[in-house]
Molecule: transfer RNA
Organism: uncultured Ruminococcus sp.
RNA sequence: GCCGGUGUGAUGGAAUUGGCAGACGUAGCGGACUCAAAAUCCGCCGGUAGCGAUACCGUACCGGUUCGAGUCCGGUCACCGGCA
Numbered sequence: 001g002c003c004g005g006u007g008u009g010a011u012g013g014a015a016u017u018g019g020c021a022g023a024c025g026u027a028g029c030g031g032a033c034u035c036a037a038a039a040u041c042c043g044c045c046g047g048u049a050g051c052g053a054u055a056c057c058g059u060a061c062c063g064g065u066u067c068g069a070g071u072c073c074g075g076u077c078a079c080c081g082g083c084a
Stems, first nucleotide, its partner, number of pairs: 001083007010026003019067001028044005046057004060076005
């Protein structure tokens, strides 16, 4: 240099044919239970604003297509593999 693959919350990892982003688990926080703890059970668990209801944003990054994109198209970056 060329070709292929991968990139999603703190983390592992889902998401039908493009149609509620983050299912399910781990970790964490709050509560119940306990003399206390472990285990177990219940709830919460991306960001910003807001007292709140809620609103807006968010799938490596920048664009495009589309009523609608994690998914399709173009470019860039990082990592992995192959060829030279």